The RNA shown here (small-subunit ribosomal RNA) has 1469 nucleotides and comes from an uncultured bacterium. Model confidence (mean pLDDT): 83 of 100. It matches the Rfam family "Bacterial small subunit ribosomal RNA".

RNA sequence: AACGAACGCUGGCGGCGUGCCUAACACAUGCAAGUCGAACGAGAAAGUAUCUUCGGAUAUGAGUAAAGUGGCGCACGGGUCCGUAACACGUGGAUAAUCUACCUUUAGGAGAAAAAUAACUCCUCGAAAGAGGAGCUAAUAUUUCAUAAGACCACAGAUUCUUCGGAAUCCGAGGUAAAAGAUGGCCUCUAUUUAUAAGCUAGUACCUAGAGAUGAGUCCGCGCACCAUUAGCUAGUUGGUGGGGUAAUGGCCUACCAAGGCAGAGAUGGUUAGCUGAUCUGAGAGGAUGAUCAGCGACACUGGAACUGAAACACGGUCCAGACUCCUACGGGAGGCAGCAGUGGGGAAUAUUGGACAAUGGACGAAAGUCUGAUCCAGCAACGCCGCGUGAGCGAUGAAGGCCUUCGGGUCGUAAAGCUCUGUCAGAUGGAACGAAAAAGAUUCAUUUAAUAAAUGAGUAAAUUGACGGUACUAUCAAAGGAAGCACCGGCUAACUCUGUGCCAGCAGCCGCGGUAAUACAGAGGGUGCUAGCGUUGUUCGGAAUUACUGGGCGUAAAGAGCGCGUAGGUGGUUUUGUGUGUCUGGUGUGAAAGCCCUUGGCUCAACCAAGGAAGUGCGCCGGAAACUGCAAGACUAGAGAUCAAGAGAGGUUAGCAGAAUUCUCAGUGUAGAGGUGAAAUUCGUAGAUACUGGGAGGAACACCGGAAGCGAAGGCGGCUAACUGGAUUGAUACUGACACUAAAGUGCGAAAGCGUGGGUAGCAAACAGGAUUAGAUACCCUGGUAGUCCACGCCGUAAACGAUGACAACUAGGUUUUGGGGGUAUUGACCCCCUCGGAACCGAAGCUAACGCAUUAAGUUGUCCGCCUGGGGAGUACGGUCGCAAGAUUAAAACUCAAAGGAAUUGACGGGGGCCCGCACAAGCGGUGGAGUAUGUGGUUUAAUUCGACGCAACGCGAAGAACCUUACCUAGGUUAGAAAUCAACUAGACGGUUUCCAGAGAUGGAUUCCUUCCCUCACGGGACUGGUUGACAGGUGCUGCAUGGCUGUCGUCAGCUCGUGUCGUGAGAUGUUGGGUUAAGUCCCGCAACGAGCGCAACCCUUAUCCCCUGUUGCCAGCAUUAAGUUGGGCACUCUGGGGAGACUGCCGGCGUAAAACCGGAGGAAGGUGGGGAUGACGUCAAGUCCUCAUGGCCCUUGAAGCCUAGGGCUACACACGUACUACAAUGGUCGAUACAAAGCGUAGCCAACCCGCGAGGGGGAGCCAAUCGCAAAAAGUCGGCCUCAGUUCGGAUUGAAGGCUGCAACUCGCCUUCAUGAAGCUGGAAUCGCUAGUAAUCGCAGAUCAGCAAGCUGCGGUGAAUACGUUCCCGGGCCUUGUACACACCGCCCGUCAAGCCACGAAAGUCUGUCAAACCAGAAGUCAUUGGGUUUUCCAAUGCCGAAGGUUGGGCCGGUAAUUGGGGUU
Repeated sequence: AACGAACGCUGGCGGCGUGCCUAACACAUGCAAGUCGAACGAGAAAGUAUCUUCGGAUAUGAGUAAAGUGGCGCACGGGUCCGUAACACGUGGAUAAUCUACCUUUAGGAGAAAAAUAACUCCUCGAAAGAGGAGCUAAUAUUUCAUAAGACCACAGAUUCUUCGGAAUCCGAGGUAAAAGAUGGCCUCUAUUUAUAAGCUAGUACCUAGAGAUGAGUCCGCGCACCAUUAGCUAGUUGGUGGGGUAAUGGCCUACCAAGGCAGAGAUGGUUAGCUGAUCUGAGAGGAUGAUCAGCGACACUGGAACUGAAACACGGUCCAGACUCCUACGGGAGGCAGCAGUGGGGAAUAUUGGACAAUGGACGAAAGUCUGAUCCAGCAACGCCGCGUGAGCGAUGAAGGCCUUCGGGUCGUAAAGCUCUGUCAGAUGGAACGAAAAAGAUUCAUUUAAUAAAUGAGUAAAUUGACGGUACUAUCAAAGGAAGCACCGGCUAACUCUGUGCCAGCAGCCGCGGUAAUACAGAGGGUGCUAGCGUUGUUCGGAAUUACUGGGCGUAAAGAGCGCGUAGGUGGUUUUGUGUGUCUGGUGUGAAAGCCCUUGGCUCAACCAAGGAAGUGCGCCGGAAACUGCAAGACUAGAGAUCAAGAGAGGUUAGCAGAAUUCUCAGUGUAGAGGUGAAAUUCGUAGAUACUGGGAGGAACACCGGAAGCGAAGGCGGCUAACUGGAUUGAUACUGACACUAAAGUGCGAAAGCGUGGGUAGCAAACAGGAUUAGAUACCCUGGUAGUCCACGCCGUAAACGAUGACAACUAGGUUUUGGGGGUAUUGACCCCCUCGGAACCGAAGCUAACGCAUUAAGUUGUCCGCCUGGGGAGUACGGUCGCAAGAUUAAAACUCAAAGGAAUUGACGGGGGCCCGCACAAGCGGUGGAGUAUGUGGUUUAAUUCGACGCAACGCGAAGAACCUUACCUAGGUUAGAAAUCAACUAGACGGUUUCCAGAGAUGGAUUCCUUCCCUCACGGGACUGGUUGACAGGUGCUGCAUGGCUGUCGUCAGCUCGUGUCGUGAGAUGUUGGGUUAAGUCCCGCAACGAGCGCAACCCUUAUCCCCUGUUGCCAGCAUUAAGUUGGGCACUCUGGGGAGACUGCCGGCGUAAAACCGGAGGAAGGUGGGGAUGACGUCAAGUCCUCAUGGCCCUUGAAGCCUAGGGCUACACACGUACUACAAUGGUCGAUACAAAGCGUAGCCAACCCGCGAGGGGGAGCCAAUCGCAAAAAGUCGGCCUCAGUUCGGAUUGAAGGCUGCAACUCGCCUUCAUGAAGCUGGAAUCGCUAGUAAUCGCAGAUCAGCAAGCUGCGGUGAAUACGUUCCCGGGCCUUGUACACACCGCCCGUCAAGCCACGAAAGUCUGUCAAACCAGAAGUCAUUGGGUUUUCCAAUGCCGAAGGUUGGGCCGGUAAUUGGGGUU
């Protein structure tokens, strides 16, 4: 784009078309083929009229109806598409091989006679259908005789044509076969009286023959589906002769003879199918289709058969058989809608049991006319195409309402309302067609005739005929009135928001949407598209260059057979002549009509219809051309072959021979191991191995040479010699003369493994055994070991049989190497050099390629031929065939299933890949954890609640810098509801506020009560601020979602990376830069480079600490002077210190090394040296990491029996257990007692708290000082000195428990800390495993602070004492850069294979079983044609027989299919 469509929703009108695609299933009922009295005989009735003896008769009806004989028609028209793969159809021819009723035309003719029969009458049988018998009668029915121009038959002669078979024509003589009248008119002739008959005449009918037209038969060329998993078929088969048959050719039939005929250019078989003009699509070429219309064919319930006829083997005829249906008196009969309507059935689905012969056409008829479900019309159906309408103009307060909203508004929307118009369609009332031309009859003229009949031709006047239909059309009336839907809105694809839902419900053509913010589901608003339709489904073509003729491919994506030889076929060098096959060209015939296209015209337009034209690319015929192709004949040598010569080679086959080695064996020497492995063991060995020496046997393979080397078609070929033998190469030639290339079918060769028979067997070695390894180890490793490997003969026929690259030929830059020849220059010669032919490799230009790559050995540019491919899987499988001993090979599908499978390259990530490098990563060390007790956190469990969060590193002394109440979010219970706190509005009351006491209660709260105070403005009313109450907007929520978010944070990681602009390269993703060589802590710096620059990171800038200088000197300090118990005081500010400002360090200097670099190494100086130490600082990003319970925030949820708020009590502190993090220990480097020394950094007024007193102590009393360099906390501890303890569960260790106290606090029961006395548990250095640390570090020692009423073993800081070790980078972990592989990209915690288990689906096999179909054999043999015989009234009839013969029966078989216990694999979840 289209449709004979169907379904869903919707539906106003008209025109023109179309309408069982399925069951060629079955059919009730009606109709669809009759007509002619001008062929023939016979011939009613009702009714009406008259008469009547009332029984009836006559006339009319009427020579009518109905029936019969006869003629013509029924073979047309109409339907359907079963069958048919065929001369069925299309196209072009042939018929010299034919027929043709009716029609036209030409010629001739029509004489004489006869016998019957239906109707009818009577009788008989039957239920019926119908049948039989007897009797009568007619014809244009039938028969006989006559005639025969012409016809036909056979024959003689002649002419012409010819496909050489024959045919046509002329002439001669012989034979055979005809006929029908009816009607109208007339009386010239004949007969009788008018008038009629014979007769004449008109047209018609009839007979014979010719011609034409029309129609048909037959034959032929070409065209026209699929399957080769159909490869061979055929006995009337192919041909001939004779005969028969037909309208006619012919094996069409028959007898005989011959043995042919068809087939890879597809016979035979199977499946499917009516063919065509055309229709749909497409730019075309094509592809698909074959409704309506038209041409042809076939069929008419199924099968068979003939009859009649011009034509049938006959849709509405006959006979027979079968199935089915109906009637029946059970004896018999009837029927055939694939005609028009209609019914049932089937189906997704397809109409009225209508009108009319008015028109067109047909049958019959002389005609009138009759018949006509052909046809013309109407009805039903949006089934299709076309046209029209559902209104038009103005109209902004942008109404109401809906929807959305950022709350401002936007949008539906000039849309509506309203005002002004118009009148198509529908409605009402009127008018009103075209389609009709006639025929017949009347009449005029002409022709014809004897004729004023008739007929024919031309004309005239009038009349009649319409189903559709009172329809089209038209006028008037009224009236905006009666007339819009459907689909879609994520992308493709025009059109966006809200609500609901929450991987549910659903959507979906493909991709894909939906798991709480869905433009994708559903609804709504809005929008988009089309519009009386719109969508969906189905089907065809297109897009699809996705079967490629036009117009594709095969190295790696699917695709070159493993390789030769070679048949058919295809293709083919130079040249001459001829021919004219192909080819080209001109003319001509045909290519039906309709349709398509063009131009006009008719319906108001269009659809539709009409006329004319063009086209129809085809086929035939007649001419022409001769380049190319073919063919024929001839010539040539450039292709190919041949001859001669030469050299190279693991080319092949056969025979023989040699040496090294392994193994075995014999002998000897010799002794304890050998062998094997990562390490071992099995194994061998004291019965003498291994090792060494010598002799022997046997089999297999041939080191070095040896090489991207050579040879071969490929597989493949490797010691030496000989014989036989194939091919290639080079050089020469005076030969042949296109002999060539390719290659279906065919045929041969063909690694390894395997198979058969017979040998052989040293080594090796599937299977097998043992030993190891391992979780296991049916493996890898080891020890053994059989087939096999070897030989002969025969099979197999496959490989990643690979260059994943078919063969041949030509052309298209080079460079390098090698191999086999030849030539040249030069040379004594060789090497080298140059040219050339043949091979084998590498690099590379153009070109090609998706890229990778290929590139004279093409994957470049061309030609010829062959093979092969067409998404993945199923599957190289099943079935069938062929081959094979088998294994199996070859040929080779489908159902079903998926939306991918695949190639090349890119960026990442990953690797038990590689290279380089780093890090307390390992190693080297020191100290821990894991064991004990306790503390603390977590899990689990428990509980009314044990609130919540955090979960590898990167949760677990984490949020929490401190849960007795509070905190608090949890539980129980009691209350409260505009609320504990906020803003506003309306109404209302009152100042508000402070204070005392009492009652109830656990308290919150509720109730009562005392005292104090009594706001501002206004003249007043009133208003303002404030407070209480009521109502309404609202508050509130530690409720949910960290996977809706902001912010903040962790982590990789303080790792050295992450990017951009421009340029360049690439089809592109991308690359380059950023890689490389060095170097660094560093993408730090240098050099190089198609890159040049830049940004975020690194570093530096900041803070602190280490040195010095300057300034500052109180509360700090004290060198000297004075003084004191004491820097206590005077004094001083030098020093320390304080806290401001500076200096200093930069690889700056020297040497070495390095690329004259960057840098590195060493040194000097220096307080400090190569980043001096420490801190702050965290790139692009990753982990949907953490946090909605800090805060903020979208959405959702709760909001009077709350998930809000208040209160009391409880809980977060539970406890069989498990884990993390810590503390204290286990002791002598210790404990304890006594004495004694030295910090830093902090903090303090609701505070730190001195002296002094009390208490064993915690502490109490006390009160000085201090808002702090002034006073206080404050004692530093380890350390040092001295005493005791002496290795023990202890003078270690301190848990636990008892008693008594202290402190804080409303309150220490659940549930705080501390003190004293008493008690004195586990624990004696910790399994597997695991953590921290590289210097003022680890270890060890104490001090302070935050939080805080009180509570630290935690955390954050501070100082004191103060080590050991680092060879080094193999390994573990993490990271960076380069490179490589990848089937990963959610990125190895990836991907993914097979079995097993379960569900579903389709398929194969299968004992069988059931249809269908095909042919064969046999039986049987209807109807019927033909033949024969007989009978008879002698063509016609009857009977019998014979041949053939349909359905049917029997038997075995072939093929397709259904089904099946069981079974097999496959797909999918």